Predicted 3D model of a 522-nucleotide part of an RNA (small-subunit ribosomal RNA, 5' domain) from an uncultured bacterium. The RNAcentral record of the full RNA draws on ENA. Its mean pLDDT, the model's own confidence on a scale to 100, is 84.

Context: one part of a larger RNA
């Protein structure tokens, strides 16, 4: 001097752009934070909409599966997206690199194929249990659910043979044998399924290196190290077993033991360097504590499942039922940290042929000077250098001070009034034309923010300055009060009667919507 996810303390106009529980990973009322699709099903609880009985009507009761859907079956999604930093000192994360040892839904190319049959089930109905969560039995039914059968042959994997070839398990190449599919929808163009192969896209694994502190932690390791044969797995390895051998790892610090999410980055600094990882970005762990698995293409899964354990509610006492480190909010900690707000308009994201349905992702608005930045609190003239104040050497002088008054001006901002956006080059819906469902053109639709930014017009200097400081370091000085008392102090160190250092004034100096103090880094 810089600097901050700060805090206090006095002040305080406006805007823009950021940030905003650093503590208790502490317990949470409430409300939303994950759906969708009906061009996959069976149906029909509500609405709406036809049709019929009755009525004078209102309505009531039955009926239609047309529009649409509550529950159900099924797909696809919930593994993304959001949060937090508890653990962790390791292959967690940088980095270089590998995998002859792997997976990959959707998506993008290419090729084929999309025949034929069947048995359940859940809603619906009937019953029974239960205080309720919710459970059991019964008839019944349907699919892109579930099973078989055929097809496949110039595909793929597997398993056997033969050939070349390499760097062991192996790779190529040829042959043979067995084995693997599918669902509908249609405007009849097609779109949807299924297999394969390739690609992208993620993601598993594996290795070098670098990766705080401590020796007042010096020895550690029996699945330990390797080996061989098996399970396991998408895949390799003691990842798991059997058995055999006795190794490995350390002073270039092993193992204990502490602390800690890593990184790009930030913060100082000429630099080396040191310190930190708020926001935003990549990557890791976690989801009340702790284990385990099932589904799946992906989890060992925040808003799934199950057990154990601590807490909370609810109960007819049998027995239930929950997980805010989503976003808001509450309560408790604390120096300290926002709103129980608004849109799906844009961007992205799910499911849908698509309309569009969902998104507390996101965008946006509120709240804080909590940071940076920018603007303004007026400009020009104006001495009787006014009154007042302070100060002196006191009929006067100085200084406050061109400061005000007063004249003339301008109106940024505040105010108020009028007009008013881009963000829509995108979707969607009509329509031409090509081409044959995609691209070109035209036309209408669609905005949370928002009547907001903006841009004009009025009028009137109006609506606006403070904070600390002035002994020296270190810019600023005098009265008065006080008398080693009150008190001040970051350091020298002031104050005991002429205190530029307390504590008030009046001057001054430094910043300025800030200023100081306090914490923490260079």
């Nucleotide at each position: 001097g810089g600097a901050u996810g700060a805090a206090c303390g006095c002040u305080a106009g406006c805007g823009g752009c950021a940030g905003g529980c650093u503590u208790a990973a502490u317990a949470c009322a409430u409300g939303c934070a994950a759906g969708u699709c009906g061009u996959g099903g069976g149906g029909c609880a509500g609405c709406g909409c036809g049709g019929g009985u009755a009525g004078c009507a209102a309505u009531a009761c039955c009926u239609g599966g047309c529009g649409g859907c509550g529950a159900c079956c099924g797909g696809c999604a919930a593994a993304c997206g959001g949060g937090u930093g508890a653990g962790g000192a390791a292959c967690a994360u940088g980095u270089a690199c590998g995998c002859a040892a792997c997976c990959u839904u959707c998506c993008u190319u290419u090729a084929a194929c999309u025949g034929g049959a069947g048995a359940a089930u859940a809603g619906c109905c009937c019953c029974u249990c239960g205080a309720a969560a919710g459970a059991g039995g019964g008839a019944u039914u349907a699919a892109u659910a579930c099973u078989c059968c055929g097809u496949a042959a110039c595909a793929u994997a597997u398993u056997g043979a033969u050939a070349a070839g390499g760097c062991a398990u192996c790779u190529u190449a040829u042959u043979a044998a067995a084995u693997u599919a599918u669902a509908g929808c249609u405007c009849c163009g097609g779109c949807g399924g299924u297999u394969a192969a390739a690609g992208a896209u993620g993601g598993g694994c594996g290795u070098g290196c670098a990766c705080c502190u401590g020796a007042u932690u010096a020895g550690a390791u029996a699945g330990u190290u390797g080996g061989c044969g098996g399970g396991g797995u998408a895949a390799u390895g003691g990842c798991c077993c059997a058995c055999c051998a006795a190794g490995u790892c350390u002073g270039c610090g092993a193992u204990c033991a502490g602390u800690a999410a890593c990184u790009g980055g930030u913060g100082u600094g000429a630099g080396a360097g040191c310190a930190c990882g708020a926001c935003c970005a990549g990557u890791c762990a976690c989801a009340c504590g702790g284990g385990c698995a099932c589904u799946g293409a992906g989890a060992c899964a925040c808003g799934g499942g199950u057990c154990c354990g601590a807490c909370u509610c609810c109960u007819a006492c049998g027995g239930g039922a929950g997980g805010c480190a989503g976003c808001a909010g509450u309560a408790a900690g604390g120096a300290a940290u926002a709103u129980u707000g608004g849109u799906c308009a844009a961007u992205g994201g799910a499911c849908g042929c698509a309309a569009g349905u969902c998104u507390g992702a996101a965008c946006c608005a509120g709240c804080c000077a909590u940071g940076c930045c920018g603007c303004g609190u007026g400009g020009a003239g104006g001495a009787u250098u006014a009154a007042g104040g302070c100060c002196c050497u006191c009929u006067g002088g100085g200084u406050u001070g061109u400061a005000a008054a007063c004249u003339c001006c301008u109106u940024u901002u505040a105010u108020c009034u009028g007009g008013g956006a881009a963000g829509a080059a995108a979707u969607g819906c009509u329509u031409u034309g090509a081409u044959c469902u995609u691209c070109a053109g035209a036309g209408c639709u669609u905005g949370a923010c928002g009547g907001u930014a903006c841009c004009a017009g009025a009028g009137g200097a109006a609506u606006a300055a403070g904070c600390a400081c002035c002994g020296g370091c270190u810019a600023a000085c005098u009265c008065c009060g006080u008398g080693c008392c009150a008190g001040c102090a970051g350091c020298c160190g002031c104050g005991g009667u002429a205190a530029u250092a307390c504590g008030g004034a009046g001057g001054g100096u430094g910043c300025a919507a800030g200023c100081g103090u306090u914490a923490u880094c260079c």